The part of an RNA shown here (small-subunit ribosomal RNA, 5' domain) has 521 nucleotides and comes from an uncultured bacterium. The RNAcentral record of the full RNA draws on SILVA.
Context: one part of a larger RNA
RNA sequence: GAUGAACGCUGGCGGCGUGCCUUAUACAUGCAAGUUGAGCGGUAGCAGUUCCUCAUUUUGUUUUUAAGCUAAAACUUGAAAGUGAAAUGAGGAAGCUGACGAGCGGCGAACGGGUGAGUAACACGUAGGAACUCGCCUCAAAGUGAGGGAUAACCUAUCGAAAGAUAGGCUAAUACCGCAUAUGGUCUACGGAUUAAAGCCUUCGGGCGCUUUGAGAGAGGCCUGCGCAAGAUUAGGUAGUUGGUGGGGUAAAAGCCUACCAAGCCCGCGAUCGGUAACUGGUCUGAGAGGACGACCAGCCACACUGGAACUGAAACACGGUCCAGACUCCUACGGGAGGCAGCAGUGAGGAAUAUUGCGCAAUGGGCGAAAGCCUGACGCAGCAACGCCGCGUGGGUGAAGAAGGCCUUCGGGUCGUAAAGCCCUUUUCUGAGGGAAGAGGAAGGACGGUACCUCAGGAAUAAGUCUCGGCUAACUACGUGCCAACAGCCGCGGUAAAACGUAGGAGGCGAGCGUUAUUC
Numbered sequence: 001g002a003u004g005a006a007c008g009c010u011g012g013c014g015g016c017g018u019g020c021c022u023u024a025u026a027c028a029u030g031c032a033a034g035u036u037g038a039g040c041g042g043u044a045g046c047a048g049u050u051c052c053u054c055a056u057u058u059u060g061u062u063u064u065u066a067a068g069c070u071a072a073a074a075c076u077u078g079a080a081a082g083u084g085a086a087a088u089g090a091g092g093a094a095g096c097u098g099a100c101g102a103g104c105g106g107c108g109a110a111c112g113g114g115u116g117a118g119u120a121a122c123a124c125g126u127a128g129g130a131a132c133u134c135g136c137c138u139c140a141a142a143g144u145g146a147g148g149g150a151u152a153a154c155c156u157a158u159c160g161a162a163a164g165a166u167a168g169g170c171u172a173a174u175a176c177c178g179c180a181u182a183u184g185g186u187c188u189a190c191g192g193a194u195u196a197a198a199g200c201c202u203u204c205g206g207g208c209g210c211u212u213u214g215a216g217a218g219a220g221g222c223c224u225g226c227g228c229a230a231g232a233u234u235a236g237g238u239a240g241u242u243g244g245u246g247g248g249g250u251a252a253a254a255g256c257c258u259a260c261c262a263a264g265c266c267c268g269c270g271a272u273c274g275g276u277a278a279c280u281g282g283u284c285u286g287a288g289a290g291g292a293c294g295a296c297c298a299g300c301c302a303c304a305c306u307g308g309a310a311c312u313g314a315a316a317c318a319c320g321g322u323c324c325a326g327a328c329u330c331c332u333a334c335g336g337g338a339g340g341c342a343g344c345a346g347u348g349a350g351g352a353a354u355a356u357u358g359c360g361c362a363a364u365g366g367g368c369g370a371a372a373g374c375c376u377g378a379c380g381c382a383g384c385a386a387c388g389c390c391g392c393g394u395g396g397g398u399g400a401a402g403a404a405g406g407c408c409u410u411c412g413g414g415u416c417g418u419a420a421a422g423c424c425c426u427u428u429u430c431u432g433a434g435g436g437a438a439g440a441g442g443a444a445g446g447a448c449g450g451u452a453c454c455u456c457a458g459g460a461a462u463a464a465g466u467c468u469c470g471g472c473u474a475a476c477u478a479c480g481u482g483c484c485a486a487c488a489g490c491c492g493c494g495g496u497a498a499a500a501c502g503u504a505g506g507a508g509g510c511g512a513g514c515g516u517u518a519u520u521c
Stems, first nucleotide, its partner, number of pairs: 001520003005517005012392006018385002020350001025348003029345003034107003039104002042100002046098003049094020114303003124227006132220003137216008145179001147177002154169006184195004199208003231273001236266003241263008279299003282293004305326005328339004356382001358381003364378001365376004395425004405416004430458006439448001465510005470491003476505005487492001
C1' cells in the first nucleotide's frame, strides 16, 4: 500500500459498487420452463349466441258477449276464449361462437442460473492440424402425388390406502407405416442398386410450413508443438502395455475394442508414486525485474445427495428427465410409495463472519407462437450492512471586561481562548408544503416512483468521534499507584518525586470514521 474482511468505540447524508472465504453440511414453505387451438380429436369449467318449454308483466289483434249512449250503426267501459310481439325470471338443448382443464403432436427444456468437490490433465492458455458433425438462421436448386393401419383422450369394467395400474371398446392429426416419383444424394464390380415429403391459415392476392441436395454463418467433437505449482526422506514404471495385420466400432483419426504376431514404450531434461490445486483474461504490490493471489466481471472446464448406466434428441450420458444400487429424510391401511436448494428468497447447523421467505416483466435478453400474447427469482429495481471507493455536511463573520469554570502555578500569573456568550448573516443539509421527469424509436404502455430534480416557507436549526503523546514517531504537565495494579510492535517502563501504568487538564494525528487483529506485496 492492499482486502469479499472480522473485532472494539463511534456514527449525519448521497452516488456507485460489494456482501457464506467455514459444512460440495441437512433442508420446512413459495416461486425459478414453458408455449402452441393458425398441427389434432375434443368440451370439464367460464362467458356469449341460437332454439325449445314454463311462469309473470306490458301490449297488439280476432271472435263471442254484457252494460252505457243512440232510431240504428259507430263509439266508450268491462268479461270470456284464441292468437302474435316484447321484457324479466326459471329450466333445458346445440362445440354453434369466444375461449379452454386434461390428452395426442411440435418446438423448447443441452440455453439462461449455481458451485469449485474432483482434476497436475491436451483441463486451461497459445499456435497449428485433419479424419468429422450440426436443430433453428441465410442463399441456391428440385419436389410436395396417391393410400393404409393404429393409439391416447373418451366410455365401460376391475385392482390399490396411496402412488398408480390392468382389461375391453370408439376416434383424430404436421403422430406412425407402405406405394409412386428421383433433379439430386449414397453405394458401386460402372451393369446397376438404393433413398423423400404434411399439411395449416387466408382478405383467395398469398402467407407459414414439409422433403431432398449444395453452399454459408455460427457452434461443437477430435489430434499435435510449446507453456502450466511442489516433494528424490518417491527410482524405476508399464501386458492393451508399445507397434503391426485382419475384424469390429464412431459423425470422425486412433489399442477406441477384439483375435493373432512382434517385444516394445516411458524415465535423472525426473518416469512412477504420494501430497496440494479448477485454469485463464486479470487483481494487489513493486521504479522495474519479480512476489502473492484468481472474490466481483468475462472466457473455458468440471460437477448437480453418493456411485453406475443408458434412453430421447441436432446436441446430454442431462441441476429442477429416466433406470439400478447406496446413505439419509418423509408418507403408509405395513402390501408399498415419495424426495434431492452447489437456482431466488428463507431455515437449522458450522463459524470471528456475510443480506429480503420484497416489487416488476416497464427496459435489455431468452423460449414458444402467424400474431395478440404467455412464461422468464435471467434481468431491471427496491430492502438490509460505514463492507469498500468517491463526494457533501455538522455553519460563516464579528466579538477581550481575554467573562464564568477547569487545569497548572514561582501565587505575580499562565493556559483552554475568539474558544464561549453577545451581535450580524447564510440554509448545503433537515422539516413542511406545492410542482414533477427522462428512461418508451411511432398511438398506448414505467416496477423503480410521487423517486431524482425544481420552487416556496421555517429555523443554527438535525449531525463528532477515535487513537496517541519515553525513543523509533507528530504531540507534557499534575495527581493516584509503588516491580503492585498495569503497559508493550521493538528497545523496554513500574521497587515513593513514573512525560512509558490509571485519571484529569492540555497537545498531536486522522476524521464519519478511528484503532486493533488476520493475510499479502
Rfam family: Bacterial small subunit ribosomal RNA. Its family is annotated with ribosome and structural constituent of ribosome in the Gene Ontology. The prediction has a mean pLDDT of 87.